RNA sequence: UUCUGAAAAAGGCUAACUCACUCGUGAGGCUGAGGGCGCAAAGUUACCGAUCUUGGUGCAAACUCAAGAAUGCGGGACUGCCAGA
Numbered sequence: 001u002u003c004u005g006a007a008a009a010a011g012g013c014u015a016a017c018u019c020a021c022u023c024g025u026g027a028g029g030c031u032g033a034g035g036g037c038g039c040a041a042a043g044u045u046a047c048c049g050a051u052c053u054u055g056g057u058g059c060a061a062a063c064u065c066a067a068g069a070a071u072g073c074g075g076g077a078c079u080g081c082c083a084g085a
Base pairs, nucleotide, nucleotide: 002085003084004083005082012039013038017034018033019032020031022029023028037072043078044077045076047075048074049073051069052068053067054066055065056064
C1' cells in the first nucleotide's frame, strides 16, 4: 500500500419510542436528556437509481417540469481503528 475479516480487544455511532425546546407550507430537520433496534464504516458526500414533499401542467389518475427531504433503501467517491494474508 492492497485485499479479506470482525463484534475477538479497545473504542464509536445510535433505530423505534418518551420528555423538553425550536425551524419549515410540507416531506423533514437542529439541540438537550432518557433509550438501545442494530451497524465493519450506521464517518463524510445528495453524485446515480429508487422513495417521499411542495408548486406547475393535466377533468382526474398517470406521465412530465422545477425546487426541496432523506446517507440506517441500493450503488459510487473520499477518509478511517483492530486482526490476518
Molecule: c-di-GMP-I riboswitch aptamer
Organism: Gammaproteobacteria bacterium